This is a predicted structure of a 73-nucleotide RNA (transfer RNA) from an archaeon. Rfam family: tRNA. From the family's description: Transfer RNA (tRNA) molecules are approximately 80 nucleotides in length. Rfam links the family to the GO term triplet codon-amino acid adaptor activity. The sequence was found in a public genome assembly. Model confidence (mean pLDDT): 82 of 100.
RNA sequence: GCCUCGGUAGCUCAGCUGGUGGAGCGGCGGUCUCGUAAACCGCAGGCCGUGGGUUCGAAUCCCACCCGAGGCU
Numbered sequence: 001g002c003c004u005c006g007g008u009a010g011c012u013c014a015g016c017u018g019g020u021g022g023a024g025c026g027g028c029g030g031u032c033u034c035g036u037a038a039a040c041c042g043c044a045g046g047c048c049g050u051g052g053g054u055u056c057g058a059a060u061c062c063c064a065c066c067c068g069a070g071g072c073u
Base pairs, nucleotide, nucleotide: 001072002071003070004069005068006067007066010025011024012023013022019056027043028042029041030040031039049065050064051063052062053061
């Protein structure tokens, strides 16, 4: 230098034939208990790596760039 894959909640990851952003764990509150844990119920937390483009509408499609992993030279 080139190729492939990835970047989405605090963490691990779904969501990619464009149409209201999710789960588990974790956090907070509640029920239960003498109390704690467990269990159950609820809540908060994201402008989806950055900047443009296409579109009525983009996490999703296109372009450039940044970061990470692997491969080729």